[in-house]
RNA sequence: GAUAGAGGUCGCGCCUGUUAUCAGUAUCUUAUCGGACAUGACUUGCAUGGAUGAUGUUAAGCGAAAGGAACCGGCGCCGAAAGGGCAGGAUCAAGUUAACUGCCGCUUGGGCAUAUAUCGAACAGGUAUAUGACUGUCAUUGCGACAUUGUCGAGAUGGGGAGCUAUC
Repeated sequence: GAUAGAGGUCGCGCCUGUUAUCAGUAUCUUAUCGGACAUGACUUGCAUGGAUGAUGUUAAGCGAAAGGAACCGGCGCCGAAAGGGCAGGAUCAAGUUAACUGCCGCUUGGGCAUAUAUCGAACAGGUAUAUGACUGUCAUUGCGACAUUGUCGAGAUGGGGAGCUAUC
């Protein structure tokens, strides 16, 4: 340097389906109150609608969906992936920004719990940081067993994935 592997029974990510939630919510219709704004992601323009009554209030009727979640199945994997930075990126135009795309080894071994912040309809869940024990791996080290300078077991301390193991 190349190839192949390991960590976990909640390893990581993606996709279809089903189910619940979203929610008796949004939208729409009718009536009522009210009286000038409303819509196109946001700002500014521009456009459209609006006193033949806007946004909104109340009552009745009809009545979703997406994102997120759980489960089954399938696929790709072990910096899997996540975050961060840079660049691109919005349906009328410019700018900003989101989903999303690409690049950058900048950070993080892994899952879990708790706290704070944030996203979210949510007390579900996600993300970031901190703390805690657990776990995997390597190094050092003492103890025990088997055996001959090694192997295994349970510990202690320390490190990190640009790592660890095996083969060439």